A computed fold for a 78-nucleotide RNA from a Geobacteraceae bacterium, annotated as c-di-GMP-I riboswitch aptamer. The source organism's lineage runs through Bacteria, Pseudomonadati, Thermodesulfobacteriota, Geobacterales and Geobacteraceae.

């Protein structure tokens, strides 16, 4: 360099909860830490949630900590 992932070392992100004057809601923000080698980034594919609406359909939005792809990266035991 690639693969790999340490009872390392410097860092990183944030579960459930709790506020909230934000959303119509799934949610988001802010405290908090279950936990994570990509829990970085991109709704690209499929899932699941929410609003609308339907004979069947289908539109908008949420979820990257649902699972996959894709593109960058810290470190250097075995």
């Nucleotide at each position: 360099u690639c693969c790999c992932g340490a009872c390392a070392a410097a860092g990183c992100c944030a579960a459930a909860c709790c506020c909230u004057a934000c959303g119509u809601g799934a949610g988001a923000g802010g405290g908090g830490g279950c936990g994570g080698a990509a829990a970085g980034c991109u709704a690209c594919g499929g899932g699941u949630c929410u609003u609308g609406g339907u004979u069947a359909u289908c539109a908008a939005g949420a979820u990257g900590g649902c699972c996959g792809a894709g593109u960058u990266g810290c470190c250097g035991a075995a």

Model confidence (mean pLDDT): 84 of 100.